[in-house]
RNA sequence: AGGUGUUUUCAGGGCAGGGUUAGAUUCCCGACCGGUGGUAUACCCCACGAGUGAACAACGAACUUGUGAAAUUCAAGUGGCGACAGUAAAGUCUGGAUGGAAGGAAAUGUAU
Numbered sequence: 001a002g003g004u005g006u007u008u009u010c011a012g013g014g015c016a017g018g019g020u021u022a023g024a025u026u027c028c029c030g031a032c033c034g035g036u037g038g039u040a041u042a043c044c045c046c047a048c049g050a051g052u053g054a055a056c057a058a059c060g061a062a063c064u065u066g067u068g069a070a071a072u073u074c075a076a077g078u079g080g081c082g083a084c085a086g087u088a089a090a091g092u093c094u095g096g097a098u099g100g101a102a103g104g105a106a107a108u109g110u111a112u
Stems, first nucleotide, its partner, number of pairs: 001112001003110008017029003031092002033082002035048004043080002051059001052057001062078005084095003
């Protein structure tokens, strides 16, 4: 240094302001947010986790121009998406969850 075992630990953000209403952070205007690994830096390319399900399994959304050796990842512009249960219809409130987990880090053992 790479491989491998064990243990510990960490591991999700967001409706400002306003309208309607008896009542809405749920509707309307508008605002805001984006887990993990890969790859030229990614919410919308590939894969994984979470959420649904008894299980097999299923499950969201992007284009244009520019720069460059290389970008659906950067810059500019325009657009789109977001489990379940509760409740005036929820990506953002409350709840399952003081849970689980992709994965990260550290310590330590082991063979090479």
Annotation
This is a predicted structure of a 112-nucleotide RNA (FMN riboswitch aptamer (RFN element)). It matches the Rfam family "FMN riboswitch aptamer (RFN element)". Rfam 15.1 lists 6,230 matches to the family in 5,120 species. Its mean pLDDT, the model's own confidence on a scale to 100, is 87. It was read from a public genome assembly, where an Rfam model found it.